The prediction has a mean pLDDT of 77. The RNA shown here (Guanidine-I riboswitch aptamer) has 107 nucleotides and comes from Mycolicibacterium moriokaense. The sequence is in RNAcentral, with records from Ribocentre. Of the family's consensus pairs, 100% are formed in the model.

RNA sequence: GUGAGGCGCGCCUAGGGUUCCGCCGGCUCGCCGGGUCUGGUCCGAGAGACGCAAGCGGCUGCGCAGCGACGCCGGUCGUUCCACGGCGGGACAAAAGCCCGGGAGGC
Repeated sequence: GUGAGGCGCGCCUAGGGUUCCGCCGGCUCGCCGGGUCUGGUCCGAGAGACGCAAGCGGCUGCGCAGCGACGCCGGUCGUUCCACGGCGGGACAAAAGCCCGGGAGGC
RNA backbone atom coordinates (compact mmCIF):
# COMPACT_ATOMS: atom_id res chain seq x y z
C1' G A 1 0.00 0.00 0.00
C1' U A 2 -3.85 -3.57 -1.18
C1' G A 3 -7.55 -7.02 0.56
C1' A A 4 -13.30 -10.35 -2.33
C1' G A 5 -17.01 -12.57 0.31
C1' G A 6 -18.49 -11.78 5.19
C1' C A 7 -24.78 -10.65 2.10
C1' G A 8 -30.44 -11.22 2.28
C1' C A 9 -35.08 -12.61 4.88
C1' G A 10 -37.98 -14.27 9.14
C1' C A 11 -38.37 -14.57 14.34
C1' C A 12 -36.71 -13.55 19.20
C1' U A 13 -33.62 -11.10 22.81
C1' A A 14 -30.33 -7.23 25.05
C1' G A 15 -31.63 -2.44 24.33
C1' G A 16 -35.21 1.75 23.20
C1' G A 17 -38.79 5.24 23.67
C1' U A 18 -44.29 6.99 24.30
C1' U A 19 -48.44 6.92 19.02
C1' C A 20 -52.26 3.30 21.11
C1' C A 21 -53.72 0.19 25.55
C1' G A 22 -52.90 -0.27 30.58
C1' C A 23 -51.23 2.36 35.05
C1' C A 24 -50.90 7.07 38.10
C1' G A 25 -52.83 12.10 38.92
C1' G A 26 -56.53 16.00 37.86
C1' C A 27 -61.16 17.70 36.68
C1' U A 28 -66.10 20.50 34.07
C1' C A 29 -66.60 12.98 33.15
C1' G A 30 -64.87 13.37 28.70
C1' C A 31 -60.88 15.01 28.23
C1' C A 32 -56.10 16.79 30.01
C1' G A 33 -51.23 15.83 32.18
C1' G A 34 -47.40 12.11 33.42
C1' G A 35 -42.29 7.30 30.40
C1' U A 36 -38.56 10.82 36.49
C1' C A 37 -44.73 4.32 35.19
C1' U A 38 -43.03 -2.32 36.11
C1' G A 39 -45.78 -3.39 31.64
C1' G A 40 -48.92 -5.09 26.50
C1' U A 41 -48.88 -2.97 21.27
C1' C A 42 -44.64 -0.55 18.81
C1' C A 43 -38.99 0.10 17.14
C1' G A 44 -34.91 -3.21 17.61
C1' A A 45 -28.80 -5.39 16.75
C1' G A 46 -22.46 -6.07 11.37
C1' A A 47 -19.67 -6.69 16.02
C1' G A 48 -26.56 -11.03 20.26
C1' A A 49 -29.57 -16.11 19.79
C1' C A 50 -32.25 -19.34 16.48
C1' G A 51 -34.14 -20.61 11.71
C1' C A 52 -34.63 -20.13 6.27
C1' A A 53 -32.11 -19.03 1.99
C1' A A 54 -27.17 -18.73 -0.02
C1' G A 55 -21.65 -19.81 -0.74
C1' C A 56 -17.84 -23.66 -0.27
C1' G A 57 -16.30 -28.94 0.48
C1' G A 58 -17.36 -34.45 0.92
C1' C A 59 -20.71 -38.34 -0.30
C1' U A 60 -24.83 -39.41 -3.27
C1' G A 61 -29.09 -40.18 -7.40
C1' C A 62 -32.34 -46.66 -12.02
C1' G A 63 -32.25 -37.70 -12.30
C1' C A 64 -31.03 -34.18 -16.74
C1' A A 65 -27.55 -33.40 -20.34
C1' G A 66 -23.68 -35.60 -22.72
C1' C A 67 -19.70 -38.84 -24.41
C1' G A 68 -15.66 -38.74 -20.89
C1' A A 69 -14.48 -34.69 -17.86
C1' C A 70 -16.81 -31.89 -15.99
C1' G A 71 -21.45 -29.49 -15.98
C1' C A 72 -26.86 -28.92 -14.54
C1' C A 73 -30.79 -30.31 -11.06
C1' G A 74 -31.85 -32.67 -6.45
C1' G A 75 -30.73 -35.28 -1.64
C1' U A 76 -27.58 -35.64 2.59
C1' C A 77 -23.44 -34.47 5.94
C1' G A 78 -19.92 -30.83 7.25
C1' U A 79 -18.53 -25.77 7.16
C1' U A 80 -19.29 -20.11 6.84
C1' C A 81 -13.81 -17.38 10.96
C1' C A 82 -12.85 -12.47 13.00
C1' A A 83 -14.92 -7.97 14.66
C1' C A 84 -12.33 -1.63 19.06
C1' G A 85 -15.35 2.31 17.36
C1' G A 86 -17.18 7.94 17.91
C1' C A 87 -19.06 13.09 17.16
C1' G A 88 -22.83 14.38 14.04
C1' G A 89 -27.08 13.57 11.07
C1' G A 90 -31.93 10.77 9.61
C1' A A 91 -36.87 8.19 10.17
C1' C A 92 -41.41 7.05 12.52
C1' A A 93 -45.31 9.33 17.95
C1' A A 94 -40.50 9.07 19.92
C1' A A 95 -35.95 7.00 21.16
C1' A A 96 -32.32 3.40 20.67
C1' G A 97 -27.19 -1.33 20.26
C1' C A 98 -32.38 1.10 14.31
C1' C A 99 -30.41 3.72 9.43
C1' C A 100 -25.98 6.66 7.40
C1' G A 101 -22.27 2.37 9.32
C1' G A 102 -18.04 -3.79 9.22
C1' G A 103 -18.58 4.35 7.46
C1' A A 104 -14.69 8.33 9.85
C1' G A 105 -11.04 7.03 13.12
C1' G A 106 -8.17 3.39 16.00
C1' C A 107 -5.50 -1.45 16.66